[in-house]
Annotation:
Predicted 3D model of an 80-nucleotide RNA (transfer RNA) from Scleroderma citrinum. The organism belongs to Scleroderma, within Eukaryota. Its Rfam family is "tRNA". By type it is a transfer RNA. The sequence is in RNAcentral, with records from ENA. The prediction has a mean pLDDT of 81.

RNA sequence: GAGCCCAUGGCGCAGUGGUAGCGCGUGUGAUUCCAGUUUCGGUAUCCACAAGGUCAUCCGUUCAAAUCGGGUUGGGCUCA
Numbered sequence: 001g002a003g004c005c006c007a008u009g010g011c012g013c014a015g016u017g018g019u020a021g022c023g024c025g026u027g028u029g030a031u032u033c034c035a036g037u038u039u040c041g042g043u044a045u046c047c048a049c050a051a052g053g054u055c056a057u058c059c060g061u062u063c064a065a066a067u068c069g070g071g072u073u074g075g076g077c078u079c080a
Stems, first nucleotide, its partner, number of pairs: 001079007010024004018063001026050004030045002033042002056072005
């Protein structure tokens, strides 16, 4: 220098044009067990609810873009 792939909540990922989701984690509640009693706590969960995302970034296409096209940035692989 050339080609290909990747970038989505704190972490791991799904979603391939029409409401942005799942698991883990976090918070609150409920419940279990333990400790204790003036207040304050620890523990586990088959549980419930909630918070958290300018979908790397800019431009374009479209009635509508995480999704399609182009540029940029960062990362990975291959070739020279």